[in-house]
Context: one part of a larger RNA
RNA sequence: CUGGGCGUAAAGCGUACGUAGGCGGUUUAUUCAGUCAGAUGUGAAAGCCCUGGGCUCAACCCGGGAACUGCAUUUGAUACUGAUAGACUAGAAUACAGAAGGGGAUAGCGGAAUUUCCAGUGUAGAGGUGAAAUUCGUAGAUAUUGGAAGGAACACCAGUGGCGAAGGCGGCUAUCUGGUCUGUUAUUGACGCUGAGGUACGAAAGCGUGGGGAGCAAACAGGAUUAGAUACCCUGGUAGUCCACGCCGUAAACGAUGUGAACUAGUCGUUGGGAACUUGAUUUUCAGUGACGCAGCUAACGCAGUAAGUUCACCGCCUGGGGAGUACGGCCGCAAGGUUAAAACUC
Repeated sequence: CUGGGCGUAAAGCGUACGUAGGCGGUUUAUUCAGUCAGAUGUGAAAGCCCUGGGCUCAACCCGGGAACUGCAUUUGAUACUGAUAGACUAGAAUACAGAAGGGGAUAGCGGAAUUUCCAGUGUAGAGGUGAAAUUCGUAGAUAUUGGAAGGAACACCAGUGGCGAAGGCGGCUAUCUGGUCUGUUAUUGACGCUGAGGUACGAAAGCGUGGGGAGCAAACAGGAUUAGAUACCCUGGUAGUCCACGCCGUAAACGAUGUGAACUAGUCGUUGGGAACUUGAUUUUCAGUGACGCAGCUAACGCAGUAAGUUCACCGCCUGGGGAGUACGGCCGCAAGGUUAAAACUC
């Protein structure tokens, strides 16, 4: 390289958009570039292969043939691919209407709870644990009543429910904004799929500047436990968690399953729409989301119309374990580090 693979054995980029490239619906005509057929020329000799001959045989040598799967020119074929011109509507897109839902930003509002502060009542304990102690409390705690402040999160509803490309999203209201689905006609007429590079988004932690800081809580301190206890348990507690702007670019970023399309038994739920009538515990259909299950597949487990079945298009990735996702170099970053990515050696 080929081949074979990628749910769990090595292997699907975290996700999307999209450039080049690859691939591409139905149909007519033209062309004949690819493709196919014929002819001609060329494809040195030697060698290989077949065959005949010469050295006593053989190696070796000599003659003949085949082959040289290629290239060029030319004459044809026109199904398929391409090109050009035209047409179409089943792919794709847009417009109108309806209903539903999520996110972001800005502004405002709400109640429960924790904490702190102020005031009242009230008195000796309270906390905490397996048991304790550190800790708080006669300078009046804990408890309880009223008031105030401030920050963060939104109980019930809540659901293998919904939305989003993924990360993710949950109190209420207004505004702005993106996408999906269903139905009806209408319009465009292949405008499509994938996508190396590239660009954007991307949990948590972390970083920079400025705010904020109730609760929680790395680090840290103390008390316990223990042979020890740099832990688990307890009392405290700073970064951080929150907001704005800017970085970082990674996760078991998981369905450990790339995206798009076509085809392939059934059964039972559930979410959002549509249609029909016989109007109901109805039938049916589209788009999601779950549970079983046949064929088929799989090493097995299992998957099974949301495929890991049967196929097509395109991309990514794997090639024994360790060394190592490391070194060096490049690129990116304020740093932390990220990304690309070996070899010696060893089994």

This is a predicted structure of a 347-nucleotide part of an RNA (small-subunit ribosomal RNA, central domain) from an uncultured bacterium. The coordinates come from a structure-prediction model, not an experiment, and the mean pLDDT is 86.